The prediction has a mean pLDDT of 80.
Small-subunit ribosomal RNA from a Candidatus Micrarchaeota archaeon, 1487 nucleotides, folded computationally.
Taxonomically the source falls in Microcaldota (Archaea, Nanobdellati).
Rfam family: Archaeal small subunit ribosomal RNA. Rfam links the family to the GO terms structural constituent of ribosome and ribosome. For this family Rfam cites "Crystal structure of the ribosome at 5.5 A resolution" (Yusupov et al., Science, 2001).
The sequence was found in a public genome assembly.
[in-house]
RNA sequence: ACUCCAGUCGAUGCUGCUGGAGGAUACUGCUAUCAGAUUUCGACAGCCAUGCAAGUCAGCUCAGCCACUUGGUUGGGCGGCACACGGCUCAGUAACGCGUGGUCAAUCUACCGUAAAGAAGGGAAUACCCUCGGGAAACUGAGGCUAAUGCCAUAUAGGUUAGGAAUUCUGGAAUGAGUCCUAAUCGAAAGGGUAGUGAAUUGGAGCUUUACCGCUUUACGAUGAGACUGCGUCGGAUCAGGCAGAUGGCGGGGUAACGGCCCACCAUACCUUUGACCCGUAGGGGAUAUGAGAGUAAGAGCCCCGAGAAGGGCACUGAGACAAUGGCCCUAGCGCUACGGCGUGCAGCAGGCGCGCAAACUCCACAAUGCGCAUACGCGUGAUGGGGGGAAUCUGAGUGGUUGACUUCGGUUAACCUUUUGCCAAGUUUAGCAAGCUUGGAGAAUAAGUGCUGGGUAAGACCGGUGGCAGCCGCCACGGUAAUACCGGCGGCACAAGUGGUAUUCACAAUUAUUGGGCUUAAAGCGUUAGUAGCCGGCCUGAACAGUCUUGUGUGAAAUAUUGGCGCAUGACGUCAAUACGUGCAUAAGAUACCUUCAGGCUAGGGAGUGGGAGACGUCAGGAGUAUUCAUGGGGUAAGGGUAAAAUCUCGUAAUCCUAUGAAGACUACCGGUGGCGAAGGCGCCUGACGAGAACACAUCCGACGGUGAGUGACGAAGGCUAGGAGAACGAAUCGGAUUAGAUACCCGAGUAGCCCUAGCAGUAAAUUAUGCAGACUCUGGUGUUGCGCCUAUCACGAAUAGGCGCAGUACCGUAGGACAACUGUUAAGUCUGCCGCCUGGGGAGUACGGCCGCAAGGUUGAAACUUAAAGCAAUUGGCGGGGGAGCACACAAGGGGUGGAUGCUACGGUUCAAUUGAAUUCUACGUCGGGAACUUUACCUGGAGCGACGGCAGUGUGAAGGUCAGACUAAAGAUCUUGCCAGACGAGCCGAGAGGUGGUGCAUGGCGAUCGUCAGUUCGUGGUGUGAACUAUCCGGUUAAGUCCGGUAACGAACGAGAUCCUCGUUGACAGUUGCUACUGUUCCAGCGAUGGGGCAGGCACUCUGUCGAGACCGCCUACGUUUAAGUAGGAGGAAGGAGAGGGCGACGGUACGUCAGUAUGCCCCGAAUCUCCAGGGCUACACGCGGCAUACAGAGGUUGGCACAAUGGGUUGCUACCCAGAAAUGGGACGCUAAUCCCCCAAAGCCAAUCCAGGUCCGAAUUGAGGGUUGAAACUCACCCUCAUGAAGUUGGAAUCCCUAGUAAUCGCGUGUCACCAACGCGCGGUGAAUAUGUCCCCGCUCCUUGCACACACCGCCUGCCAAGUCAUCCAAGUGGGGCCUUAGUGACGCAGCGUCCUUGUGGCGCUUUCGAACUAAGGUUCUGUGAGGGGGGCUAAGGCAUAACAAGGUAUCCGUAGGGGAACCUGUGGAUAGAUCACCUCAA
Repeated sequence: ACUCCAGUCGAUGCUGCUGGAGGAUACUGCUAUCAGAUUUCGACAGCCAUGCAAGUCAGCUCAGCCACUUGGUUGGGCGGCACACGGCUCAGUAACGCGUGGUCAAUCUACCGUAAAGAAGGGAAUACCCUCGGGAAACUGAGGCUAAUGCCAUAUAGGUUAGGAAUUCUGGAAUGAGUCCUAAUCGAAAGGGUAGUGAAUUGGAGCUUUACCGCUUUACGAUGAGACUGCGUCGGAUCAGGCAGAUGGCGGGGUAACGGCCCACCAUACCUUUGACCCGUAGGGGAUAUGAGAGUAAGAGCCCCGAGAAGGGCACUGAGACAAUGGCCCUAGCGCUACGGCGUGCAGCAGGCGCGCAAACUCCACAAUGCGCAUACGCGUGAUGGGGGGAAUCUGAGUGGUUGACUUCGGUUAACCUUUUGCCAAGUUUAGCAAGCUUGGAGAAUAAGUGCUGGGUAAGACCGGUGGCAGCCGCCACGGUAAUACCGGCGGCACAAGUGGUAUUCACAAUUAUUGGGCUUAAAGCGUUAGUAGCCGGCCUGAACAGUCUUGUGUGAAAUAUUGGCGCAUGACGUCAAUACGUGCAUAAGAUACCUUCAGGCUAGGGAGUGGGAGACGUCAGGAGUAUUCAUGGGGUAAGGGUAAAAUCUCGUAAUCCUAUGAAGACUACCGGUGGCGAAGGCGCCUGACGAGAACACAUCCGACGGUGAGUGACGAAGGCUAGGAGAACGAAUCGGAUUAGAUACCCGAGUAGCCCUAGCAGUAAAUUAUGCAGACUCUGGUGUUGCGCCUAUCACGAAUAGGCGCAGUACCGUAGGACAACUGUUAAGUCUGCCGCCUGGGGAGUACGGCCGCAAGGUUGAAACUUAAAGCAAUUGGCGGGGGAGCACACAAGGGGUGGAUGCUACGGUUCAAUUGAAUUCUACGUCGGGAACUUUACCUGGAGCGACGGCAGUGUGAAGGUCAGACUAAAGAUCUUGCCAGACGAGCCGAGAGGUGGUGCAUGGCGAUCGUCAGUUCGUGGUGUGAACUAUCCGGUUAAGUCCGGUAACGAACGAGAUCCUCGUUGACAGUUGCUACUGUUCCAGCGAUGGGGCAGGCACUCUGUCGAGACCGCCUACGUUUAAGUAGGAGGAAGGAGAGGGCGACGGUACGUCAGUAUGCCCCGAAUCUCCAGGGCUACACGCGGCAUACAGAGGUUGGCACAAUGGGUUGCUACCCAGAAAUGGGACGCUAAUCCCCCAAAGCCAAUCCAGGUCCGAAUUGAGGGUUGAAACUCACCCUCAUGAAGUUGGAAUCCCUAGUAAUCGCGUGUCACCAACGCGCGGUGAAUAUGUCCCCGCUCCUUGCACACACCGCCUGCCAAGUCAUCCAAGUGGGGCCUUAGUGACGCAGCGUCCUUGUGGCGCUUUCGAACUAAGGUUCUGUGAGGGGGGCUAAGGCAUAACAAGGUAUCCGUAGGGGAACCUGUGGAUAGAUCACCUCAA
């Protein structure tokens, strides 16, 4: 110091990456008032015009000028010092280059300091200059004069080398220093200034002087430099071997100095897995950015070091250079030229060109700080100090304030106040400006933007535009007509003179993990083992002290950092002091536990030994057995074989079958077991030989001998390969037969390699416990089993049985703990230790290239470009399964009747049409929208006409709008037009805005409805379990129509559903009694001879009926079953009714973007004088066709005729209509009653009785058509119904398929009613007659629950694989072709160093030759990198192309791995293996 957030999913946890939020650097968009500070500002070692960036001087000399003796000044030359510093850049360099610490006994050092000594006497030249030449120029030749602190020789001092003598000093050590002698050799010096003197004067020469400046020698110091060395210092092993001056020696040369630095000779070494060599990249450090730190990235500026100066080489001078604002040469470039030759180097400061994303003025001054020269004054200085420019970085300030009014609360406005800053003026300050400071003046004046506003992430559910378009977007995602996500406006948020974008980088990232990760299933344990290097290592004693620890010393530059102080207004910044950092290195002294080393010992690890047992352990040899196939003989006869079913196939030349004998090859049943052995692969009949290992027991020997193990070696299933055998069964390929849309498959018949043996190669598997090896530990355990040993008991006394204990193995369950979870759990995936291997998002890819191995197949090692936001693991809830279990339903089965065939009606599709309006389309559209449309309805078509509340503008008493006779137009119409008349104020010509809309959107909605489904489910509270999604409850055993109830149970309760409640029907009681009823009583009328019958009235309410309120049924009782009991089930009794008595109503949470905007309501959009309103006519009624529903039939259980009988529900005043008359009937004409338990509709039909028909397209069937009549209605042609007569079609029981129904039901028969002027084959009701079968099942279609698998979640109508076709991108191979780097060889070979010779004018000379080094050029070869490349190969990506369906469920042939063959493709097949397979059965173990 410690942070997360979004994104994989229906949801969850995890793994894992992608993105966001922070910091820094560069560029860039928009915007911009000022000041300060800073170590800020060309990143291409590409080329550069112009100017400047190094001079200076008490030596000497010449010339000019001033002055005129001295002297001053300017310029040139000789000479001294400096120019090796400063400044710039980072190309090269992976190196003693840098950093740090040492060493030089292997070194030098100009100027400077200290000390000592000295400076004698001589000589010869030369520049400038003068004269004469050459040349375009640069420059240069000849002659002549001259000086010095320039040069030379001698002397002295001295140095160097060699030899000798003695042995003094320093030191750890003399090879160092020093002394003496001898010899050889080399061999110093310079003056100037000051002062004095100085010819009769001035000046000068000369002389003297000097604590001045220089000169020479020596020693020491300081400074600077050189060399050596320990340690540290990037990536690549797809770079593993490198090296020939290479490694060392002897002797030389060379250097300031060691050294193969160089040379001659000799030897053959030397480096390297602790990474040599090679390749790539790179100046290194202090520091910088970031980070808590460890680190990671990076090396701009400033400081230190190195290197370089256009590319390359070389030396000279000098104290110092191999020097670049010095020289020579080569190469490339540029410039001048009189073509003969010359010149040039901004990686100094400015500046220019090119280049680029990218970077300033051809400024001022030496005033300050330094540096060079000088005694000094000074001179010079693009070092430096300053100014200018740049939104380089950091810091600071401002863009106003108060009050009132208004306000959309954001602000606006008026008055007043203030003047920081900016502007103006003066002084001060500065080298000079500027800024600053002091004083004064006017004036709110001179000054706010950028980005964002869906989430992450602060800020709009505002308006307009757009409509999967335009666009946005780091990621997720937004946009398909109601966009908080695009564009604009208005608000808001963040930061602010800045704010956004792009790129790079650190952090976040414990996603490289030393601190600090992992590897059963997410990526990840080598197939196994032996063992080398390495790493790690038991107990005791002693020693050493390398590691380790302590203390001291030196060093680790400054700047930077921290703290404090001081100075700028504050601050940034500067400065002073202290401290820190530099985590280091070196050195001295000490400590000795641990570690290490050495020495000695021990036995617990390990090994050896002995003993008796166990074992499918290995190799080789021999033997045995059943089966199979074949052959032969005999018997025997027509089929065999095979499958879901078949066929190919075998068989009359005798199969299959039975039997006997023989041959061959392979194999080794039962025993056999989560039994055994082995390192793994693997190993199974018996016997023998040889060989190996483990366990147990003993405690005899050795004495840490051990663990792991990079490289390396060995072994290594199946398949494959080579060679030779063998070949029965099986069996890739192949050939037939089936299946299929196809079937290169699954199934069947054959069958070659192979499988077997011998000798080799190969080296891989799901080589798996998906779990490396070894050791230790854990309060723990339980139960089996195998081997060995021990103990106890029993006995049939055995290699017996049973029990127990110990060790070793092998399994299951399980505690703590661990784990994301599943799970694991002393055989760890727990807690620790040692060592090895491996992983770092998915794909591309285990691919390409390269290397190694292989006969090949191939193995091993093993990338990148590009692409992508996920890929994945475990578990959860659903859904699904051609998974399993349980239960249910007219689901099937058992039955009854239909549909599908015919004709008709009706609805739909299609087609047609001016229009055939629209909606509904599996179940859940199709006699549905109550939808039976003649007009209306009506939404459609054709034609005609009409309509604007309100506002504004044209117009209008010179008459608006309106009405209207006649005529024209027209289907018709004062609708319009012509011409009149009436009447009197508005006004549809224009712009807005409306009414209206069966116009759009049921995917914007309400409401209502359908359906899952009258299925038994759906939830909640509290508690509990799990990290969590979730689970439990709601499960289990029974039971039920039911999540109905009972019992059990980490659950206990509750809610909505189910049930109950409601209505009708069935039994019964009470009450009520008209319009209902009439048993009974009375009375009256009619008919009849009468019996008697019918009607009315008055009683009556018993019965029927109508209606209101009650009773009754509850498994209550009995028996059996059920778990003794319970819930309940079966049967029985009683009862009108029995287990929900029958039927109905009632439809949970929710799903289906189900249906309806055309019933109404309603958001938005649209039309608005037409998509509004009205009128007439037409259409919705069409008709090659397809489908649904229904009616009538096909006939005798029938048709026809006649007679007879029995209902209920309903409806009725624009109505139902008795009854009478007319008519053959439909119906018409009269007419009673009834606003209804009163009257009417209202004769029910099937049925019964009798007759007839006689099996035929009929006396069946009625369609169609003709004629006549009737009714409703303005209207009956398109297009109504009824009656009568005539006509008399199809149809003789209906293919595949399919529907309904379990009792008063199906079937059958009629009746009523809704709609309605008329029209019912429809809907809704009503009653009459009235069956058959089932008491079972889950096979089909579905539903509920439990469980299981899943790669599905838009949920199987799911997901998903490969090939082909199209487009596009990067990449690989490749005949070639172009360019670059490096190396080797050969040739040519400049300059220069060295040597020799020669020449003369004798010099730092010229010329020539030789040797060596050697730039550069040419040629050839090798290696490596790169551009391009016909053509070829695979890969990635891309809404709706073709073929299949391989995988996910048992995915319909379980999947996958290795290998081999085959195939359009996914794939198929053989062989061995894995379970990461479902289901069922069996065995074992546990609870």